[in-house]
Context: one part of a larger RNA
């Protein structure tokens, strides 16, 4: 020197948290796709036969026809491109819904004068109406109309079904665990909830969540393990109803806050070095703005911004107000309790209260009933077998604010790059690698060797070309050349 890619520096991408907002989309056809769509168009992005787009309103103010160059051709101060809001169009498949089907295809019926074109035709539930068997009345059934449902979606929530590995140093009760998985259902939260509750002779006063009580009392082949409650301290607080003083839907209606794109927004010059000034030196200025980013090195005063101030059409939505009309729920016995068998309670049947119930039974009725951990008495306390209920609590597919003793390309998401891609697998599924020229392409005109190559030598650009395209830096292994010494 070559090769090679470590290292350093960088960051378009990730990760974690955070105040808020939102918490759904869908028969007015979703999510997700197929196929198309540009003058030339493979991919991607956008869009849908009105197809990188059409209309209206608002913003904005000079360029624009995406990434993405080029050629050609256009648009635009009569305000384009672009940004925001609303609307139109929106092929085919997909719940997919006229029938079928091997998704993106095939084949129909009916109506509208017609072949073009348009519309309509699935199922189930509820309601109403019309019809209507065997079979007289009726009912089943049929038909029509209206309304609703379906499917998708990250976690959180409630319910149903419910493992095994594992631990017990083996294993069977036990554990893992009511976990995983599957199924059903709902909401922005869900569930729970206004004492037939606790407590202990003092009293508390719905529910939920957190801390503690406490690894305590217990439970347990008393093994492994499992594991409370009362009380106390907090978060938050709210109570109502049962033929209506309620909930839900809803025509109508009052007021109000917030709110899109976006707009205004202070203040610097010279000198030196340098390719370049933001660096040096000198002299200034602004600051409710010295968060941050960019600009040829490190900029409060160059640019975007920042503090602060302004802006509001339409639509949707929040809170509040009025309230026609409709619809739904309903005074608590086959209950409490008992027996058998199970399950839940920290509690494995135990002395086992309490709760649930598959089967069998079965009260009282406030002169009553339940509970206070077998049971009985006294005493205390509460009123089951009907319903509703905000907040405090859980979560984050998405939106978006701020932030980081988080990563910096073998890290951080699998994915910084056209990645759930290439590729692998019949399939379920598995699943990469891959960032950096330069300030700016100024991306090497022209000449020479060579095959009208590759590659190289000059020339030129540049601060630098040993920055020349897998191009910043450029370690080591490995390969070579030259020289010195030694043999």
């Nucleotide at each position: 020197g070559g090769u090679g890619a470590a290292u350093g520096c960088c960051u378009u991408g990730g990760c974690a948290c955070u105040a808020g907002a939102a918490g759904g989309c869908g028969a007015u056809g979703a999510a997700g796709g197929a196929c198309g769509u540009a003058g030339c168009a493979c991919g991607u992005u956008g869009c849908g036969a009105u197809a990188a787009g059409c209309c209206u309103c608002g913003g904005g103010g000079a360029g624009c026809c995406g990434c993405a160059a080029g050629c050609a051709g256009g648009c635009u101060u009569u305000g384009a491109u672009c940004c925001g809001a609303g609307g139109a169009u929106u092929u085919c498949c997909g719940a997919a819904u006229g029938g079928g089907g091997a998704a993106a295809c095939c084949c129909g019926g009916c109506g509208c004068c017609u072949u073009a074109g348009c519309g309509u035709c699935a199922u189930c539930g509820u309601a109403u109406g019309c019809u209507g068997a065997a079979u007289a009345a009726a009912u089943a059934g049929g038909c029509a109309u209206a309304c609703g449902a379906a499917g998708c979606a990250a976690a959180c929530c409630c319910g149903g079904u419910g493992a095994a590995c594992u631990g017990a140093a083996a294993c069977a009760u036990c554990u893992a665990a009511g976990u995983a998985a599957c199924c059903g259902g709902a909401g922005g939260a869900a569930a729970g909830g206004a004492c037939a509750u606790c407590a202990a002779c003092c009293g508390a006063g719905a529910c939920u969540c957190c801390g503690u009580u406490a690894g305590u009392a217990g439970u347990g082949g008393c093994g492994a393990g499992c594991g409370a409650a009362c009380g106390c301290g907090g978060a938050c607080c709210a109570g109502g109803c049962c033929a209506g003083u309620g909930g839900c839907c809803u025509a109508u209606u009052u007021g109000u806050a917030a709110g899109a794109a976006c707009c205004g927004g202070a203040a610097u010059c010279g000198u030196c070095u340098g390719g370049a000034a933001a660096g040096u030196c000198g002299a200034g200025c602004c600051a409710u703005a010295g968060c941050g980013g960019g600009u040829g090195a490190u900029a409060g005063c160059c640019c975007c911004g920042u503090a602060c101030g302004g802006g509001u059409a339409g639509a949707a939505a929040g809170c509040u107000u009025u309230g026609c009309g409709g619809u739904c729920c309903u005074c608590g016995a086959g209950u409490a309790g008992g027996g058998c068998g199970g399950g839940a309670c920290a509690c494995g049947u135990g002395a086992a209260a309490u709760c649930c119930u598959g089967c069998c039974u079965g009260a009282a009725c406030g002169u009553g009933g339940g509970g206070g951990g077998a049971c009985c008495a006294c005493c205390c306390u509460c009123c089951a077998a009907g319903c509703c209920u905000a907040a405090g609590u859980a979560c984050u597919c998405c939106u978006g604010u701020g932030c980081g003793a988080c990563c910096g390309a073998u890290a951080g998401u699998g994915a910084a790059c056209c990645a759930g891609u290439a590729c692998c697998g019949u399939g379920a599924g598995g699943g990469a690698a891959a960032g950096g020229u330069g300030a700016a392409a100024a991306g090497c005109a022209c000449c020479c060797c060579g095959a009208u190559g590759a590659g190289g030598g000059g020339a030129g650009u540049g601060a630098a070309a040993c920055a020349g395209a897998u191009c910043c830096u450029g370690a080591a292994a490995c390969c070579g050349a030259a020289u010195g010494c030694u043999u």
This is a predicted structure of a 487-nucleotide part of an RNA (large-subunit ribosomal RNA, domain I) from Globobulimina sp.